RNA sequence: AAUCGACCAGGCGAUUUAAAAAAGCGGUUAGGCCUGGUGCGGCGGUCCCUUGGGGCCGCGUCCAA
Numbered sequence: 001a002a003u004c005g006a007c008c009a010g011g012c013g014a015u016u017u018a019a020a021a022a023a024g025c026g027g028u029u030a031g032g033c034c035u036g037g038u039g040c041g042g043c044g045g046u047c048c049c050u051u052g053g054g055g056c057c058g059c060g061u062c063c064a065a
Base pairs, nucleotide, nucleotide: 001016002015003014004013005012006038007037008036009035010034011033026063027062032040042059043058044057045056046055047054048053049052
């Protein structure tokens, strides 16, 4: 410097051309490392199609440091 932990900004962390992870304070949650925003992933309701998928409405981890 770049890439990655959904995206943007910041933080925390990792890796070195690849996109993973046992890391990211500890646990917890279906809810992804955290905060704000988004509502991608996820969950609930409902309708349609029927290996499974799609539309609409809504909700959007928690506790403490």
The RNA shown here (Pistol ribozyme) has 65 nucleotides. Its mean pLDDT, the model's own confidence on a scale to 100, is 85. Its Rfam family is "Pistol ribozyme". A reference for the family is Weinberg et al. (2015), "New classes of self-cleaving ribozymes revealed by comparative genomics analysis", Nat Chem Biol. The RNAcentral record of the sequence draws on ZWD.